The RNA shown here (c-di-AMP riboswitch aptamer (ydaO/yuaA leader)) has 136 nucleotides. The sequence was found by an Rfam model in a public genome assembly. Model confidence (mean pLDDT): 76 of 100.
[in-house]
RNA sequence: GCGGCCGGAGCGCCUAAUCUCCCGCGUGCGGGAGAGCCGGGGACCCAGGUCCCUGGGGUGAAUCGACGCACGUCGUAGGGCGAUCUCCCCGCCCGAACCCGUCAGCUAACCCGGUAGGCGCGCGAGGAGAGGAGAA
Numbered sequence: 001g002c003g004g005c006c007g008g009a010g011c012g013c014c015u016a017a018u019c020u021c022c023c024g025c026g027u028g029c030g031g032g033a034g035a036g037c038c039g040g041g042g043a044c045c046c047a048g049g050u051c052c053c054u055g056g057g058g059u060g061a062a063u064c065g066a067c068g069c070a071c072g073u074c075g076u077a078g079g080g081c082g083a084u085c086u087c088c089c090c091g092c093c094c095g096a097a098c099c100c101g102u103c104a105g106c107u108a109a110c111c112c113g114g115u116a117g118g119c120g121c122g123c124g125a126g127g128a129g130a131g132g133a134g135a136a
Base pairs, nucleotide, nucleotide: 010121011120012119013118014117018035019034020033021032022031023030024029025028036115037114038113039112040111041110046105055103056100057099058098059097064075065074066073067072078094079093080092081091082090084130085129086128087127088126089124
């Protein structure tokens, strides 16, 4: 000097999931409070409005197909990443999980809940446009 592994700091990414204060201890966790952020329930008005079958709804990008079913595989609506932002091209990845319990359209007032987790380590010095820190 190069490379590999582990850990820390720092900077970032997915996401609503961040910040401040107090208490406790095992010092980064637990509990509480506030702010911010996110979601649900809930009138008038509006929307909807038949019959039968099928229960239905919510968070989330995470649905819908084919392979006879299960498992699994391959696709797919959709979502994310490639380090300022937007669009395009190219490439890569995800396309899960959970909750309510027969009940929920919208929805002011009002009410309720969540604020978990999981990753990356110099990248595609791609094209077009925007931005204007800094320098002269």